[in-house]
Context: one part of a larger RNA
C1' cells in the first nucleotide's frame, strides 16, 4: 500500500419504495441444451452466452455427410514448349470432366522478340473456416459515462511509502470554493462537434397561396407575404439581471423577463485499469500440424431432426371487444437488372397493357389506432386463430426434403397464468401503424420513423451494483 468484513460513517444509481406494463401457464416464431443422426459444420456459456457471430441456410452460402472425381492443383509467382483466345456440333456422364469433330490466325514490334489470354510439362511452391485467444496484432463486451487514475519538484519517513488527492462547504462531476507542506502538471469531467426546440438574413423550383383574377383541382395567370426546403453563415442562455440563504466564498432556494433556466432535450465521446474475458472461423500473424490430402471440383444430403428442458419474441384469451360501412390526421425512408400509376381480368395473392421517374416533380403508399353509424350479448362465442384437406398465385434452373403469400373449408389450446422474476421518471411506460439494409424468394428479428399518450416516486430502513473517508485482518 492494497482487497475483504453478516464493521462505521457520507453519498448515488428504475437499486428498493410509490406506479404502470409485462414473463413465468396456452399455440406458434425462434436461439441454445440435450437426444438423434452418415453429417445434423463451427464459435459465443453468470451478469457481459442463447432473435448472440447469420443486415435473411431450397441450390449457392456451406466450413458437415456419404458417393463420384481431381493432383503444380480452384487462386499467386517464375520456367520450357505449344497454340490467338472465344465459340458451335457429336458421344458418354447425376454433374465435375472425358472423347472426338468444326470454325477462327488477337494487340504491340527496332522483325531479334515483348505483351494479354489458353493448353500442356517438370520444379521451387500454392492451399487448409486444421490446433493453439493461454504465444500475438488488430477489434469488441465488461465494471461505468462510474469520478476516478496518475506524474515533476518540493517536503516527511531507515524503508515499503505518504503528501498533493485529505479537512470544512458545493456540484451530475477530483465541479467550483475555502483551509492547508505543499506548489503546479498530464489523462478522464466539462465545453468545443452532429441533432431537435424560438428569431432573423441569403433564395423562391420540383415548394407554397394572404391580396387581385380564374380552375372540379394551387388548376392556370401572378405573387414569394406565409409554409416548406435547401444549404451556409448568424443572433440567442452567461447562475447574465432581482429578492433570500450561506463563511463577504463557492454554491443553494425563488423569482423576473424568455421560444427555452441553471448540464435545455437526444446523440457521439469510454480515463489508468480489471476479467490469462471473447474474437486464430473478418482480417492480419509466431508456432505445429497435413501436403495424390486436413488441399481442390460436381450432383445429392444436412445445417430445417424430436420424448424433452430453457431463454427471447409474436398473438391470444375478448365488449376500453371482434365485425360490418363510411370517413379523417403523420413522420422517416428506398427506387433503373429498380419504383410501377391509371385503365382492363380475377372473390383474392396476383395477372396484362403501360404513362411518369435517377425523384420537395413520378411511384412505392390506403398510415393504423381514432371518428360516426350498425349489429353481437359474456358463450369456449361472430373471442382466439393453431392443425389439417383442396385450390391457387409469385419469385427462381428449382419450392419434395425445406420458401412465402392467396381463396374455401377444418377451428386446437386459451377464460389472464405457482414459486419466482423483467422493463420503464415524460413526450418515457404502454398502445398503433409506417419505412428501411440484407435481400431473385424468404422476420413475430434488427435498425430507424412518427400518430395516441398515461400514473407514481412518502423517502433511503432494508435487497444489488457503485464512489469517498474511517476501522479490524491469521489474506495478498
Nucleotide at each position: 500500500u492494497g482487497a475483504c468484513g453478516g464493521g462505521g460513517g457520507c453519498c448515488c444509481g428504475c437499486a428498493c419504495a410509490a406506479g404502470c406494463g409485462g414473463u413465468g401457464g396456452a399455440g406458434c416464431a425462434u436461439g441454445u441444451g440435450g437426444u438423434u443422426u452418415a453429417a445434423u459444420u463451427c464459435g459465443a456459456a453468470g451478469c457481459a452466452a442463447c432473435g448472440c457471430g447469420c443486415a435473411g441456410a431450397a441450390c449457392c452460402u456451406u466450413a458437415c455427410c456419404a458417393c463420384c472425381u481431381u493432383u503444380u492443383g480452384a487462386c499467386a509467382u517464375g520456367c520450357c514448349c505449344g497454340g490467338a483466345c472465344c465459340g458451335c456440333c457429336a458421344g458418354a456422364g447425376a454433374g465435375a470432366u472425358c472423347u472426338g469433330g468444326u470454325u477462327u490466325u488477337c494487340c504491340c514490334u527496332u522483325c531479334g522478340g515483348g505483351g494479354a489470354c489458353u493448353g500442356g510439362g517438370a520444379c521451387a511452391c500454392a492451399g487448409g473456416u486444421g490446433c493453439u485467444g493461454c504465444a500475438u496484432g488488430g477489434c469488441u463486451g465488461u465494471c461505468g459515462u462510474c469520478a476516478g487514475c496518475u506524474c515533476g519538484u518540493g517536503u516527511c519517513g531507515u524503508g515499503a511509502g505518504a503528501u498533493g488527492u485529505u479537512g470544512g462547504g458545493u456540484u451530475a462531476a477530483g465541479u467550483c470554493c475555502c483551509g492547508c507542506a505543499a506548489c503546479g502538471a498530464g489523462c478522464g469531467c466539462a465545453a468545443c462537434c452532429c441533432u431537435c426546440g424560438c428569431c432573423a438574413u441569403u433564395a423562391g423550383u420540383u415548394g407554397c397561396c394572404a391580396u387581385c383574377a380564374u380552375u372540379a383541382a394551387g388548376u392556370u395567370g401572378g405573387g414569394c407575404a406565409c409554409u416548406c426546403u435547401a444549404a451556409a453563415g448568424g443572433a440567442g442562455a452567461c447562475u447574465g439581471c432581482c429578492g433570500g440563504u450561506g463563511a463577504c466564498a463557492a454554491a443553494c432556494c425563488g423569482g423576473a423577463g424568455g421560444a427555452a433556466g441553471g448540464u435545455g432535450g437526444g446523440g457521439a465521446u469510454g480515463a489508468c485499469g480489471u476479467c490469462a474475458a471473447g474474437u486464430c472461423a473478418u482480417c492480419a500473424u509466431g508456432g505445429c500440424c497435413c501436403u495424390u490430402a486436413c488441399g481442390a471440383g460436381u450432383a445429392g444430403g444436412g445445417c430445417u431432426a424430436c420424448a424433452c428442458a430453457c431463454g427471447u419474441g409474436c398473438u391470444a384469451c375478448a365488449a376500453u371487444g371482434g365485425c360490418g360501412u363510411a370517413u379523417a390526421c403523420a413522420a422517416a425512408g428506398g427506387g433503373a437488372a429498380g419504383c410501377g400509376a391509371c385503365c382492363c381480368u380475377g372473390c383474392g395473392a396476383a395477372g396484362g397493357c403501360a404513362a411518369g421517374c435517377g425523384g420537395a416533380a413520378c411511384u412505392c403508399a390506403u398510415a393504423a389506432a381514432g371518428u360516426a353509424c350498425g349489429u353481437c350479448g359474456u358463450a369456449g362465442u361472430c373471442c382466439g386463430g393453431a392443425u389439417u384437406g383442396g385450390a391457387g398465385u409469385c419469385u427462381g434452373c428449382a419450392a419434395c426434403u425445406c420458401g412465402a403469400c392467396u381463396c374455401c373449408a377444418u377451428g386446437a389450446a386459451g377464460u389472464c397464468g405457482g414459486a419466482a422474476u423483467c422493463g420503464c421518471u415524460a413526450g418515457u411506460a404502454a398502445u398503433c401503424g409506417u419505412a428501411g439494409a440484407u435481400c431473385a424468394g424468404a422476420a413475430u428479428g434488427c435498425u430507424a420513423c412518427g400518430g395516441u399518450g398515461a400514473a407514481u416516486a412518502c423517502g433511503u430502513u432494508c435487497c444489488c451494483g457503485g464512489g469517498c473517508c474511517u476501522u479490524g485482518u491469521a489474506c495478498a